[in-house]
Molecule: small-subunit ribosomal RNA
Organism: metagenome
């Protein structure tokens, strides 16, 4: 980068599909290691537990435990005294209180909780992005600077005391502190008001000074004595508020939207601007450049693609932005309307003592539930960062880490080298090999991962302490979750580590086996129905590889929405036609003007990450740093002035406007003529008219049709008439008037761009059709009758309404077509015609010229086109500017909306469904299409079939079997040129099993042969005798032939498949065709040559011709017959000569004839006359033949999947003690019937009897057989002769000649049948052929409907051979005898040939298709109704709340007020689901009933 897939085949248009890259992924097989990444896209569904914000004692007061120490009080160890009662000491131990230390945990206070984490539900928005603006703001903590901190004061929490409550908690009372709160008071900030002034800027402003008034600070507090804090201002720095341009989705089947709604005064409220809120005034404000509603989504840096433009997307980081169970408020604060705060109202879970309460993980983990699917209730504050603090610190599920998952991206590895008996084994096989494959064993190595042992990080430096005058600076010492880390060393060892998917075509990659339209596969085309490279399974083979398929999405391929970058005659597409509004685009000219558009320079800004380039870190990489570039855009200044655009001034070429003479079916209105139909009334006048293909319905005897003459009506105008004129289209046709539009030619006076298209919008607008009134002659839908038909609700015929026509109104469509929108310019030409005009002319003729119109023609202009075609009247070559297409069918339907009385129009989809549906061309093939032409096709003729009996072959139907094939034409007397066994393949039965046949092999045994017994139908099967050869060796004994057992390879099959096949073969068709090199043409398929004009049996010749040749077929070339001539002369022939005989070429002889056999001439349209250019015709002459002399043998590329697997060859499948072989016996011959082919016949051109001529070809030794005899005959007996021009078969018949028979079911006919023979053969029962004698049939006396064959030595008709074979012939093949009739012609039927010309057919009309009905599926629509959501409107109520008011001195409370969340009533929209049943569509191998279309489709 393309490629498959619509046809037989091409080209186009076209839609489906595929190759590729991506993904927060999912499945399905499979897994070895590490790095960096990334992980709930579903239910913003619920939530058990835990953690996620604290901190500050240096801001205050109190202050548990606990430690020390003081007093008291209990205890009473010890010692001492003792009257033995006791008393003294007074250790330890408890308690109590106090004083100090200590600091839990709660309170007041300040900071912080508004950061950080997490979700995308809402949201089309100034919510994001970018770029400005604020002269309309605010900013704690931080930074710089100025300037201060004075004097009082009164409370309260904790605490205690008392009470209420289950519980959350709550009430009252006492008491007390602050850096908590208040009060003055001094300071200066703002802010309003006056006055007065100075700069700046210019927009209503912005800053300064004086002066007056008026309100408003502070914690001198803690301290380690270093600080840290507080007040006031003013300034940065950060971090937000708020306005604005400008950008990013859809539906117009959403068109109108709005009442605080736009704007103005005033007042309020905010940090601040603004209707952000109120009063009042005013009517405005937005919408086709898309308001308003509806659907849908957080934007965006960026990602994924793509050459790009663009198209998708916004998951991880990162900016903003909204949200925190669902609504609704405010509070606090620098900051909120606040995720882990507060109130109110609601859902839902808990608790509850029934009165109340408590809670929401879209924080980190975790769980249910949804779901093809998404992680651990992990460890650490060591590092970064955040919050508090003076600091040490403390807090942090931010975060750092580490788990889990091939989810992705990246790197390693499952070893390396050697190794050919190309091992074994699988697979294949044409059996020989091949191939798996150096692969593997085997030998030699190395040590990456993981194993296991050791060592062992960086990430950590602030901090602090010490030193130093500060400051830098030095020394010194704490701190790691990760971490059994990374990384280094050693140790063992090839050992623990390969799968997935594909192989028919796209698209790398193929054999085998099963499988048989089955299983099955399939991204599209499409495989599968017995030889599947597409299914399965195995070998091999191809891709990629810890992955490989798969399914889903997204781009891209698709130029298939085309800005780059399509189109619209006929493929999908030009609105019916025109005016004309918005809008878009527009003629010449200027050193004019201006600078929106445009160019140029620079400024700004486009955050970071990403991305590209370049250096660098991890062994590389993948990731990361670092620099740099890019970020297509926005914006701000200057410059420029060609070109567009704005503006000034001008011009006349464009456009319009005058004049002028002419053309026209241009249009409307009122008139008026004739010819013709019909009807009328009247003569004539008689039986028929009419009408079709024929013919009936009608209509006529109440006078029709015809025919004459009158008269009435309505309608349309013949001839001129013309690819003539007019009009925007639709459309207009007699003539006259009046009326009115345009157009074209000449004048060239005027106007001066005043022009082009046109969304919407408005007017016209064929027929048919409606409405309301007319009219009404022909003509004609519904209708009715008659034909036709298998039916005929058609076609044709009699008839006949509405309408056809007029006024008036609607409708609004068409193959409204040049299937060709409009304007304007350019780009050869010929040749007609219509109008006008110039020249030329005597002229109105003709010529030549110019502009308008209108045709043709043109590849012998160009150009364009997919072809056809178009071509100055474009479809060319270009501007402008509408309209319309984006596969087919669904479907111009549904549904909504608008128009119309209705019919309906106009707008216009979707499920679902197909892989095409379409355009042009080509080749066929077909045509109830057209020419030309040709054959026994027809006609003309002769004899037949078809009726009848009899062969004979097929169906069919019976059989144990009646074997098989062959089935229109091209099967049926065919395979069969011979079915009694046999043939033989079928059936019954009885037998074999290396087998009837072949070829190896081992082993044993013996020759085969022959012969005998038994048992049987035989086939066999059991037994018996007999018996070996050849070579080498002395022999044993090898080797070898041949037989026969066992056995193994194998034979065998007429079992299947003729649709696997070779060979032969029918048939179109002996038809005149089929074709191919080179050249032209044509994008191509394919043309041309082969067509065209003669001419022929013939593509046979001739001529012409972009075509010249040439091949396969016609013809010849070869056979047989006809004439001649040479040669040859026996077996054949006899003319002449002899001989012979009863006769005969018998004989000697001859070679003339005939005749054989073979060479050879003859003919060739050569010659004569016409015709014609030729070619060739048509007469004619000679000539045995004459125009191919009969005739035969010869069949082109090809069809028909014809036929044959049973002649014969095969290939794969099937059978093996059988589907092989043997044999006995049956069948193939079997019969109610139907067909086909024949044969014999119906009789007098005949039969029968008697007699008498003349062939030609064959055949013959297992043969043909004379002659004589027998026999009515068949035959028999005989054997002569002949391997044949010699002998036989071999008397041909018809004919011809005499006789009888006299039209009869017969002296026709011969079948049946009964006897009674003969011949072949192993054997005539099933089942031969003849023969004789007797029988003597028939729907038979010439055959229906239909049908065959023949055109001359043919048809008819007469006998002869032959092949097969023992026998068997009406069948075939051959032969001669006898011997006609016809053909005018090519209309018709049947076949073919060529050429045209339609085709929607290509399996090619025995093609192809269309509806209804019937069966099953799915998906729409409508539908009484049901039952959900959503939104907004009117009302009613109103929590919390904030504002305002009121009472109070204020304030908290209280109460009354607006606003209000949720609820409520009400009528309506919108949108979903659902509905008995009705529509219709779409699919679906073989249903039904017709046959509309496609050819003239049989009525275009």
């Nucleotide at each position: 980068a393309g490629a498959g897939u619509u046809u037989g085949a091409u080209c186009c248009u076209g839609g489906c599909u595929c190759a590729g890259g991506a993904c927060g992924a999912a499945c399905g097989c499979u897994g070895g290691c590490g790095g960096c990444g990334u992980g709930c896209u579903u239910a913003a569904u619920g939530a058990a537990u835990g953690c996620g914000a604290g901190u500050c004692g240096a801001g205050c007061g109190a202050g548990a435990a606990c430690c020390a120490g003081a007093c008291g009080g209990c205890u009473g160890a010890u010692u001492c005294c003792u009257u033995c009662g006791g008393g003294a000491u007074g250790a330890u131990g408890c308690c109590a209180u106090c004083u100090g230390g200590g600091g839990a945990g709660a309170g007041c206070g300040g900071c912080g909780a508004a950061c950080g984490g997490g979700u995308g539900a809402g949201u089309a928005a100034c919510a994001c992005g970018u770029g400005g603006g604020c002269a309309a703001c605010c900013u704690g903590c931080c930074c710089u600077u100025c300037a201060g901190a004075c004097g009082g004061g009164g409370a309260u929490a904790a605490c205690c005391c008392a009470c209420c409550g289950a519980a959350a908690g709550g009430u009252g009372g006492c008491c007390u502190a602050a850096u908590a709160c208040c009060c003055g008071a001094u300071g200066g900030u703002g802010a309003g008001c006056u006055a007065c002034u100075g700069a700046c800027a210019c927009a209503g402003g912005u800053u300064g000074g004086u002066a007056u008034c008026u309100c408003u600070a502070a914690a001198g507090g803690c301290u380690c004595c270093g600080g840290c804090g507080c007040u006031g201002a003013a300034g940065g720095a950060u971090g937000g508020g708020c306005c604005c341009g400008c950008g990013g989705c859809u539906g117009a089947u959403u068109a109108g939207c709005u009442u605080g709604u736009u704007g103005g005064u005033g007042a309020g409220a905010u940090a601040a601007c603004a209707g952000c809120c109120c009063a009042c005034c005013a009517a405005g404000g937005c919408a086709a450049c898309g308001a308003u509603c509806g659907g849908u989504a957080g934007c965006c840096g960026g990602u994924c693609u793509g050459a790009g433009a663009g198209g998708a997307u916004g998951u991880c980081c990162g900016g903003c932005c909204a949200c925190a169970c669902u609504g609704g408020g405010a509070c606090u604060g620098a900051g909120a309307c606040a995720u882990g705060g507060u109130c109110c109202a609601g859902a839902c879970u808990c608790c509850u003592a029934c009165g109340g309460g408590a809670g929401u993980u879209a924080g980190c983990a975790u769980c249910a539930g949804g779901g093809a699917a998404u992680c651990u209730u992990g460890c650490a504050c060591a590092a970064u960062g955040g919050a508090c603090g003076a600091a040490a610190g403390u807090c942090c599920g931010a975060u750092g880490c580490a788990g889990c998952g091939a989810c992705g991206c990246c790197g390693c590895g499952u070893g390396g080298g050697u190794g050919a008996u190309g091992a074994a084994g699988g697979c294949c096989u044409g059996c020989g090999g091949g191939u798996c494959g150096u692969a593997a064993a085997g030998c030699c190595c190395u040590g990456u991962c993981a194993g296991g042992a050791g060592g062992g990080a960086a990430g950590a430096a602030a901090g602090c302490c010490g030193u130093u005058u500060u400051u830098u600076g030095c020394g010194g010492u704490c701190u790691g979750a990760c971490a059994u880390u990374a990384c280094c060393u050693c140790c063992a060892g090839a050992g623990g580590a390969a799968g997935c998917c594909c192989c028919g075509g796209c698209u790398a990659a193929u054999u085998a086996c099963g499988u048989g339209c089955c299983a099955g596969c399939a991204g599209c085309c499409g495989c599968g129905g017995u030889a599947a490279a597409a299914c399965g399974u195995a070998a091999g083979g191809g891709g990629c590889g810890a992955g490989c398929g798969u399914u889903g999405u997204c781009c891209g391929g698709a130029a298939u929405u085309a800005c780059u970058g399509g189109g619209c005659g006929u493929a999908a597409a030009g609105a019916g036609c025109a005016c004309g509004u918005a809008g878009g685009c527009g003629g010449c000219u200027g050193u004019g003007g201006u600078a929106a558009g445009c160019g140029g320079c620079a400024g700004g800004u486009g955050a970071a990450a990403g991305c590209c380039c370049c250096c660098g870190g991890c062994u590389c990489a993948a990731c990361c740093g670092g620099g740099g570039g890019a970020c297509g855009g926005c914006u701000u200044g200057c410059c420029g002035a060609a070109c567009u655009g704005c503006u000034c001034a001008g011009c006349u070429a464009g456009a319009g406007c005058g004049c002028g003479g002419g053309a026209g079916a241009g249009g409307g209105c009122a008139g008026u003529g004739g010819a013709a139909u019909u009807c009328c009334u009247g003569g004539u006048g008689u039986a028929g008219c009419g009408g079709u293909g024929g013919a009936a319905u009608g209509c006529g005897u109440a006078u029709a049709u015809a025919u004459c003459a009158g008269g009435a009506g309505g309608a349309g105008c013949a001839c001129c008439g013309g690819u003539g004129g007019c009009g925007a289209a639709g459309g207009c046709u007699g003539c006259u008037g009046c009326c009115u539009g345009g157009a074209a030619c000449g004048c060239u006076g005027c106007u001066g761009a005043c022009g082009c298209u046109g969304a919407g919008g408005u007017g016209c607008g064929a027929a048919a059709g409606c409405u309301a009134g007319g009219g009404g002659a022909g003509c004609a839908a519904a209708c009715a009758g008659g034909a036709u038909u298998a039916g005929a609700u058609a076609c044709c015929c009699u008839g006949g309404u509405a309408g056809u026509c007029c006024u008036a109104g609607c409708u609004g469509u068409a193959a409204a077509c040049g299937a060709u929108g409009g304007a304007c310019a350019c780009u050869a030409g010929g040749u007609g015609u219509c109008g006008g005009g110039g020249g030329c002319u005597u002229g109105a003729c003709c010529c030549c010229u110019c502009c308008g119109g209108u045709g043709c023609u043109g590849u012998u202009a160009a150009g364009c086109u997919a072809a056809c075609g178009c071509g100055u009247u474009a479809a060319g070559u270009g501007u402008c500017c509408c309209g319309c297409c984006u596969g087919g069918g669904g479907a111009g339907u549904a549904c909504g909306g608008u128009c119309g009385c209705a019919a309906g129009g106009c707008u216009g989809a979707a499920a679902c469904u197909c892989a095409a549906a379409g355009g042009a061309a080509u080749u066929g093939a077909c045509g109830g299409g057209g020419g030309c032409c040709c054959g026994c096709a027809c006609a003309a003729g002769c004899g037949g079939u078809g009726a009848a009996g009899c062969a004979u072959g097929u169906g069919g139907g019976u059989u144990a079997a009646u074997a098989g094939g062959a089935u229109g034409a091209u099967a049926c007397g065919c395979c069969a040129a011979g079915a009694a066994c046999c043939u033989u393949a079928c059936c019954a039965g009885g037998g074999c099993u290396u087998g009837a046949c072949a070829u190896a092999g081992u082993u044993c045994u013996g020759a085969c042969c022959g012969c005998c017994u038994g048992g049987g139908a035989a086939a066999c099967c059991a037994g018996g005798c007999c018996u070996u050869c050849u070579g080498g060796g002395c022999a044993a004994c090898c080797a070898g032939a041949c037989a026969g057992a066992c056995c193994c390879a194998c034979a065998g099959g007429u079992g299947g498949u003729g649709c696997a096949u070779g060979g032969u073969u029918g048939u179109c068709g002996u038809c005149a065709g089929c074709u191919c090199g080179u050249g032209u043409c044509g994008u191509g398929a394919g043309a041309u040559g082969u067509u065209g004009g003669g001419u022929u049996a013939a593509g046979u010749c001739c001529c012409g011709c972009a075509a010249c040749g040439a091949g396969c077929g016609c013809a010849g070339c070869c056979c047989u017959c006809g004439c001649c001539g040479g040669a040859u002369g026996u077996u054949g022939c006899c003319a002449g000569c002899g001989g012979g005989u009863a006769a005969u070429g018998c004989c000697g002889g001859g070679a003339a004839c005939u005749c054989u056999u073979c060479c050879g001439g003859g003919a060739c349209u050569g010659c004569c006359u016409g015709a014609g250019c030729a070619a060739u015709c048509a007469g004619g002459a000679g000539g045995a033949a004459g125009g191919a002399g009969a005739g035969g043998a010869c069949g082109a590329c090809g069809u028909c999947a014809a036929a044959u697997c049973u002649g014969c060859a095969u290939g794969c499948c099937c059978c093996u003690u059988a589907u092989g072989c043997c044999c006995u016996g049956g069948g193939c011959u079997g019969c109610a019937c139907a067909c086909g082919u024949g044969c014999u016949a119906c009789a007098a051109u005949g039969g029968c009897g008697a007699g008498u001529a003349c062939a030609a070809a064959g055949g013959g030794u297992c043969g043909c057989g004379a002659a004589a005899c027998c026999g009515c005959g068949a035959g028999g007996u005989g054997g002569a002769g002949c391997u044949a021009a010699u002998c036989c078969c071999c008397c041909a018949a018809a004919a011809c000649u005499c006789g009888u028979c006299u039209c009869a079911g017969u002296u026709c006919g011969g079948a049946u049948u009964g006897g009674a023979g003969u011949c072949u053969g192993c054997a005539a029962c099933u089942c031969g052929a003849c023969u004789c004698c007797a029988u003597g049939a028939a729907u038979g006396c010439u055959g229906g409907a239909a049908u065959c064959g023949c055109u001359a030595g043919u048809a008819a008709u007469c006998g002869u051979g032959g092949a097969u074979c023992a026998g068997c012939a009406c069948g075939c093949c051959a032969c001669g005898g006898u011997g006609a009739a016809u053909a005018c012609g090519u209309u018709c039927c049947c076949g073919g040939g060529c050429c045209u010309u339609g085709u929607a057919c290509a399996c090619a009309c025995c093609g192809c298709c269309u509806g209804u009905c019937a069966a099953g599926u799915c998906a729409c629509g409508a539908a009484a109704g049901c039952u959900a959501g959503c939104a907004g409107c009117a009302c009613c109520c109103c929590a919390a709340g904030u504002c305002c008011g009121u009472c109070c001195u204020c304030g908290c409370g209280g109460c009354g007020g607006c606003c209000c969340a949720a609820g409520g009533u009400g009528a309506g929209g919108c949108c979903a689901g659902u509905g008995a049943u009705c529509g219709g569509g779409a699919c679906u191998a073989a249903g039904u009933c017709a046959u509309a279309a496609c050819a003239a489709g049989g009525u275009a």